[in-house]
Context: one part of a larger RNA
RNA sequence: UGACAGGGGCCUACACAAGUGGUGGAGCAUGUGGUUUAAUUCAAUGUAAUGCGAAGAACCUUACCAGGGCUUGACAUGCCAUGAAUCCUCUUGAAAUAGAGGGGUGCCCUUGGGAAUGCAGACACAGGUGGUGCAUGGCUAUUGUCAGCUCGUGCCAUAAGGUGUUGGGUUAAGUCCCACAAUGAGUGCAACCCUUGUGUUUAGUUGCCACCAUUGAGUUUGGAACCCUGAAUAGACUGUUAGUGAUAAGCCAGAGGAAGGUGAGAAUGACAUCAAGUCAUCAUGCCCCUUAUGCCUUGGGUGACACACAUGCUACAAUGGGCAGGACAAAGGGUCACAAUCCUGCGAGGGUGAGCUUACUCCAAAAACCCAUCCUUAGUUUGGAUUGUAGGCUGCAACUCGCCUGCAUAAAGCCAGAAUUGCUAGUAAUCAUUGGUCAGCCAUACGGUGGUGAAUUCAUUCCCAGGACUUAUACA
Numbered sequence: 001u002g003a004c005a006g007g008g009g010c011c012u013a014c015a016c017a018a019g020u021g022g023u024g025g026a027g028c029a030u031g032u033g034g035u036u037u038a039a040u041u042c043a044a045u046g047u048a049a050u051g052c053g054a055a056g057a058a059c060c061u062u063a064c065c066a067g068g069g070c071u072u073g074a075c076a077u078g079c080c081a082u083g084a085a086u087c088c089u090c091u092u093g094a095a096a097u098a099g100a101g102g103g104g105u106g107c108c109c110u111u112g113g114g115a116a117u118g119c120a121g122a123c124a125c126a127g128g129u130g131g132u133g134c135a136u137g138g139c140u141a142u143u144g145u146c147a148g149c150u151c152g153u154g155c156c157a158u159a160a161g162g163u164g165u166u167g168g169g170u171u172a173a174g175u176c177c178c179a180c181a182a183u184g185a186g187u188g189c190a191a192c193c194c195u196u197g198u199g200u201u202u203a204g205u206u207g208c209c210a211c212c213a214u215u216g217a218g219u220u221u222g223g224a225a226c227c228c229u230g231a232a233u234a235g236a237c238u239g240u241u242a243g244u245g246a247u248a249a250g251c252c253a254g255a256g257g258a259a260g261g262u263g264a265g266a267a268u269g270a271c272a273u274c275a276a277g278u279c280a281u282c283a284u285g286c287c288c289c290u291u292a293u294g295c296c297u298u299g300g301g302u303g304a305c306a307c308a309c310a311u312g313c314u315a316c317a318a319u320g321g322g323c324a325g326g327a328c329a330a331a332g333g334g335u336c337a338c339a340a341u342c343c344u345g346c347g348a349g350g351g352u353g354a355g356c357u358u359a360c361u362c363c364a365a366a367a368a369c370c371c372a373u374c375c376u377u378a379g380u381u382u383g384g385a386u387u388g389u390a391g392g393c394u395g396c397a398a399c400u401c402g403c404c405u406g407c408a409u410a411a412a413g414c415c416a417g418a419a420u421u422g423c424u425a426g427u428a429a430u431c432a433u434u435g436g437u438c439a440g441c442c443a444u445a446c447g448g449u450g451g452u453g454a455a456u457u458c459a460u461u462c463c464c465a466g467g468a469c470u471u472a473u474a475c476a
Stems, first nucleotide, its partner, number of pairs: 001476002003473001006471003010467003015460001019423005026314008034305002042053001064300007073125001077124002079121001082118002087102005107114003127289002130287003136283002138278003143272001148187006154163003166179004194265003198234007208223002213220001237260001240254002243251002303442001320375003325370002332363003338355001342351003382413001387408007429452007
C1' cells in the first nucleotide's frame, strides 16, 4: 500500500420500519432441471441463468434423428470443351433426383469472338451452427447512475509510497465553502440533447367554431378568437423577503408563479472488478473434417412426462356475476394492406367492395364507470379446467403440432404453512387499448398508450447492501 475479518463512530438506499398488493396452496400458460427417446439441436446456471438468445418451431426456419441421394459440390474466382437462354410434355420416385422427347434460335461487333446462361471435365479450391469465449476483436451484463479514479509540478520518506483526495461544515454528488505543503489539471458528477408541464409570436388544411347566416350533421357560406397541430421564442436562477449559519457554502419558512429549490420522465454508465457471457449475429488465430463433421431432400423431433423449481394468467365471488340502455381516451398501424356500407349466418365467418398512399378514410367497439333489473351466500346464475360433438379461417398441408366459434360436459379452487417479493404519487392497484415479429398462431409474453386512482413513512434501534474515516493483524 492492498486484502480480509473483528471493533468504534459517520453517511446513504423500498435496506428495515409504517402501509399496500402479490408469490408460496388450486387449474392452466411459458421457461428450466431431471427422466425418457432414433432425436428430444445448441447456448444461458447464485445475486447478474430459468415468458433468457427466440420481435412469433405445422413444412421452411433447423443447427438434431431415420431413410433416400450428391462429391469441384447449394455458393465464389480462374482454365478448357460444348449447347444460346427462357419454355412445354411424358416416364421414374415420398421428394431430391434420374431418363426421354418437342419447340426455339436472339443481343453486340463480324471469317471469329464477346456478354448472359445451361451442361460435361481436370485441378487450384469451396464448405463446416465442428473444437477452443482459458488464444482474441467487437458487443453485453454486474458492482452502479454508486461518487469515485488519476496525473503534472512541488514537498515529505532509505524505499515501496505518502501528500494533494485529509480536517470543520454542506450537498443527490470529490457538489460547494473554509482551513491546510501543497498548487494546478484530467476523467467521472452537474449542465448542454430529447419528451412532458405554462405563456407569447407565427402559420391556418384535411384540424377548430365564439360571433353572423345555414343544416339531419362544422353540413355549407364565413371566421383566425378558442381548441389543436408544426416552427420559433420566453420562463426557474436560491432571483427575491424573513430566520439560521462563521459576514461562507448552504439549510428552513414565505411571497409571487403554470412550475421552486435536480419541476417530472428518458437517454447518458468514470478507473476498474468477475480468465463474468457470447467462436451459434458478425469478424478472427490455432486445431480438426474433406465420397464427409460438407450439400440436397422426404418424414419425424425441438411440443415426450412419475416428478422438482422459476416467471406469469385465471379464479375462489355480492366492492360480485348475468342481462338491457347510456357516456368519456391516448398512442399506434394500414396498398400483395386496412376495409366502411348492404346482404347472409346463433356465431367464428362468407359474399359485396365505397373510401383511404391517410389530421380527410379504415382498423375502432374503448373497458372499468353510470342507470335499470334478476340472482341472495350456495361449490351457487361462483369458477372455468377437461372431454365429446358440429362448424369456420389461414395455408401445398392443421395426425403428430395451429387459432377461433356454437352446443353439451362442469374438475380443482371457499384467500393459502414455513418462507419470500414489488411499490413513496398520477406511484401501487385496477381497467381497457395498440404495435413489432407474422400466411396463420399456441401472446396469458415483450415494448408502448391512455382511463379510474389509494394507503403509509419523513425515523435509523435492528437485518441486508454500499461509501469514506479510524483501530487491530493468521496474510501478500
RNAcentral holds the full RNA, with entries from SILVA.
The part of an RNA shown here (small-subunit ribosomal RNA, 3' major domain) has 476 nucleotides and comes from Trichopus zeylanicus subsp. travancoricus.
Lineage of the source: Eukaryota > Mesangiospermae > Petrosaviidae > Dioscoreales > Trichopus zeylanicus.
It matches the Rfam family "Bacterial small subunit ribosomal RNA".
The prediction has a mean pLDDT of 83.